Context: one part of a larger RNA
Molecule: large-subunit ribosomal RNA, domain IV
Organism: Chloroflexota bacterium
């Protein structure tokens, strides 16, 4: 020098991102305990005391001897209290720094935020304010249920039946949860438009039988080329028109998906604007909270707390950019959750220092 430990004068968080570590506290009996609060709790709150042996008295419990009485004579009933022994309340006394004499063995307190809570979770860097959680509320779902899993048969749901099963949001409780249905999306309609296969078949193309010309051979009958019309059949096609649900349409739905404005003027200082006026919107944020787990500017301003506070508390509103089941605002209890302060305590420090063990260093 490392690492593990142990003790420290004065001083006590000045350390540091933060008291991270470490110290203080510790079990047991008594005494005594606040605000709040869901009346359970908070509570081991908080903060005090006591204790160890000796000798004695009291008061209780258990045991139950000797002894003495009785009979129905018995390991027999009944009185009897010694003696051992536990407990608890005094009195005096001794001894050490120390009496829960070692070890086991809470420090505590105020005041924010967040999630009610007990749970749960990233096995092997994250335990949390994430997840889940009773409750809330929306919605499918009448049973061979919805959903799910499986090409199917089957199974789960359920040996359940709407007081039940699936989903989705929110998440104890308390008080409450506005306004927009123009967009999307779900539900409801069914006049009209649009519209698939599909029915329909007006036409229009091949292709030909046969006619018709025209050249060629033949005396002729007739043959053979080219060109042109073309009926039936076959085939390729193919308009009207008739053709559902969906879309268009027509209404309802926000604890569906989501969204909730802007300029300008105005009261007997001055400021501010109950008020007006004007453009836009589906509707222009309501109670409620607000420099916040959300505010740039910002260390906002004013108040408390310090000697001095970008962190903290409490107020204000000017909410860059809170706001109501992607929940608003409180709110006891609770948490190895997260911010600020405070008492106790310390070797975290100022500022080190001795000691112990084990290593690093020398020889094997």
């Nucleotide at each position: 020098c490392c690492c593990u430990u142990g003790u420290u004068a004065a001083g006590g968080a000045a350390c540091u991102a933060g008291g991270c570590a470490a110290a203080c506290u510790g079990a047991c009996u008594c005494c005594g305990u606040a605000a709040c609060u869901u009346u359970g709790g908070g509570a081991g709150a908080a903060g005090g005391a006591g204790g160890g042996c000796c000798c004695u008295g009291g008061u209780u419990g258990g045991u139950g001897a000797a002894g003495g009485c009785g009979c129905u004579a018995g390991c027999c009933g009944c009185c009897g209290g010694a003696g051992c022994u536990g407990a608890c309340c005094g009195a005096g006394g001794c001894c050490g720094c120390a009496g829960a004499g070692a070890a086991a063995c809470g420090g505590c307190c105020c005041u924010g935020c967040u999630g009610a809570c007990u749970g749960u979770u990233u096995a092997c860097c994250a335990a949390a304010a994430a997840c889940a959680c009773a409750g809330g509320u929306c919605u499918c779902u009448g049973c061979g249920a919805a959903a799910g899993c499986g090409a199917a048969a089957g199974c789960u749901g359920a040996a359940g039946u709407a007081u039940a099963g699936g989903g989705g949001c929110u998440g104890a409780c308390a008080c409450c949860u506005g306004c927009c249905c123009a967009g999307u999306g779900c539900c409801g309609g069914a006049a009209g438009g649009u519209u698939a296969a599909g029915g329909g078949g007006a036409g229009a193309g091949g292709u030909u039988a046969g006619g018709g010309u025209u050249c060629g051979g033949g005396a002729g009958a007739c043959c053979g080329a080219g060109c042109u019309c073309g009926a039936g059949g076959c085939u390729u096609u193919g308009a009207a028109c008739c053709g559902a649900a969906g879309c268009c349409c027509c209404g309802g739905u926000g604890a569906a998906c989501g969204g909730c404005g802007g300029c300008c003027g105005u009261a007997a200082c001055u400021a501010u604007a109950a008020c007006g006026g004007u453009c836009c919107u589906a509707a222009g944020g309501u109670a409620g909270c607000g420099a916040a787990a959300u505010u740039c500017c910002u260390u906002g301003u004013c108040g408390g707390g310090u000697a001095a506070g970008u962190u903290c508390c409490g107020a204000c509103c000017c909410g860059c950019a809170c706001g109501a089941a992607u929940g608003g605002u409180g709110u006891a209890a609770c948490a190895a959750g997260u911010g600020g302060g405070g008492c106790g305590c310390u070797g975290u420090c100022u500022c080190a220092a001795c000691a112990a063990g084990g290593g690093a260093c020398c020889c094997g």